[in-house]
Molecule: transfer RNA
Organism: Candidatus Collierbacteria bacterium RIFOXYB1_FULL_49_13
RNA sequence: GGCAGGGUAGCUCAGUCGGUCAGAGCGAGGCAAUCAUAACGCCUAGGUCACGAGUUCGAUCCUCGUCCCUGCUA
Numbered sequence: 001g002g003c004a005g006g007g008u009a010g011c012u013c014a015g016u017c018g019g020u021c022a023g024a025g026c027g028a029g030g031c032a033a034u035c036a037u038a039a040c041g042c043c044u045a046g047g048u049c050a051c052g053a054g055u056u057c058g059a060u061c062c063u064c065g066u067c068c069c070u071g072c073u074a
Stems, first nucleotide, its partner, number of pairs: 001073007010026004019057001028044004050066005
């Protein structure tokens, strides 16, 4: 250099033939329970869906470009 995959919550990831709440587990905070602590249970907060542009009535999703990560290859 070429090819492929990936970038979504603090972490690990899912997601949608383009639409009405963007989710799970872990983690954080609170409540409840307990003699007390932990586990279990309930609740809450937390997101520019990497960045920019395009298509569209509408983009996390499609297209193009850029950046970054992983693998393969010359």